[in-house]
Context: one part of a larger RNA
């Protein structure tokens, strides 16, 4: 110096990306417990208290007990000792009585995901996946869908409260407008359109029948075109100018474009370029936090929106307790390194 303990004097998160790590709580009985909340929960919330060993004495449990009683009975009554439980009183040692060793630190406050679970065996456990619930679609039974050259088998020895496939994600309060274009569903009068069928005309051959080759009016389905409908189908949800008795602003108004111009709710957001936005809290200072604001570069309604109680080895920001994280660094133990063998 290095691995792994151990202590540390003042300070106590100044350390750092960041309380990593360490330290601190810690079983048990007893007081005692807040917002919230889906009324169960939150909870072991927080926060206090107590513990040993002696003496006295008290309360209960525990018997075919000892005795006693008269009414002699499968009768009352009922000590003292023991063995538990559990209180009191008074004393006694230690630094120390869960006398050692296993044994929750906690609170506040946002964000995500409800939740228990699941996952990248060997860098990632999450907010990712799953999930109950909800809503579209498809399928009437030889089912749809899948697997298979078939046979056949799974769905299922099931039958629409069933099965299958998509999107969402407990619950709560909701889910706006747009069907112009893709999509998928319905329609068929009408056009378009393949093979086939075909009326005719025309080569070629041959006396001729007739064989054979080209061209062909008409005919000839699904699909397209074509008319609807459909957003918890794929998606999509505007520009520009003016205007109120101070300024600003614009509830109005004109105008241009669209399928139709973004509803509620959120809102510098895990989403804001300008940006450390402004303004309030927290600090002695706060690019982070957390309440507003609204000018959303570039939120928004099941690729769901807002909210939520309880859950978390998630993320962030805050204090308390604690600390060798640190000022600032020392001592000490066992290994290793070094030296000799």
């Nucleotide at each position: 110096c290095u691995a792994u303990c151990g202590u540390u004097a003042a300070g106590g998160a100044a350390c750092u990306c960041g309380g990593c790590a360490a330290a601190a709580u810690g079983a048990c009985c007893c007081c005692g417990u807040a917002a919230c909340u889906u009324c169960g929960g939150g909870a072991g919330a927080a926060g206090g208290g107590g513990g040993g060993c002696c003496u006295c004495u008290g309360a209960u449990g525990u018997a075919a007990u000892a005795a006693g009683a008269c009414u002699u009975g499968c009768u009352c009554u009922g000590a003292a000792a023991g063995c538990g439980u559990u209180g009191g009183u008074g004393g006694c040692c230690g630094c120390a009585g869960a006398g050692a060793a296993c044994a929750g630190g906690c609170u506040c406050a946002a964000g995500c995901g409800a939740c228990u679970g699941u996952u990248u065996a060997c860098c990632a456990a999450a907010a990712a996946c799953a999930c109950a619930g909800g809503u579209c679609c498809g399928u009437g039974c030889u089912a749809a869908a899948g697997c298979g050259a078939a046979a056949g088998c799974u769905g299922a020895u099931g039958u629409a409260u069933a099965c299958g496939g998509g999107c969402u994600g407990a619950c709560g309060c909701c889910u706006g407008c747009c069907c112009a274009g893709u999509g998928c569903c319905g329609g068929u009068a009408g056009g378009u359109u393949a093979a086939g069928g075909a009326a005719g005309g025309g080569g070629g051959u041959g006396c001729a029948a007739g064989c054979u080759c080209c061209u062909g009016a008409c005919u000839g389905a699904a699909g397209c075109c074509c008319c609807g409908g459909u957003g918890a189908a794929c998606g999509g949800c505007g520009g520009c100018c003016g205007u109120a008795a101070c300024u600003a602003u614009a509830a109005c108004g004109g105008u241009c474009c669209u399928a139709a111009g973004g509803u509620a709710g959120c809102g510098a957001a895990g989403u804001c370029c300008c940006u450390u936005g402004u303004c309030g809290g927290g600090u002695a200072a706060g690019u982070u936090c957390c309440g507003a604001c609204c000018c959303g570069c570039a939120c928004g309604a099941a690729u769901g929106g807002c909210g939520u109680a309880a859950c978390g080895a998630c993320u962030u920001g805050a204090a308390c307790a604690c600390u060798g994280u640190c000022u600032c660094a020392a001592c000490g133990a066992u290994g290793g390194a070094c030296u000799c063998g």
Molecule: large-subunit ribosomal RNA, domain IV
Organism: Chloroflexota bacterium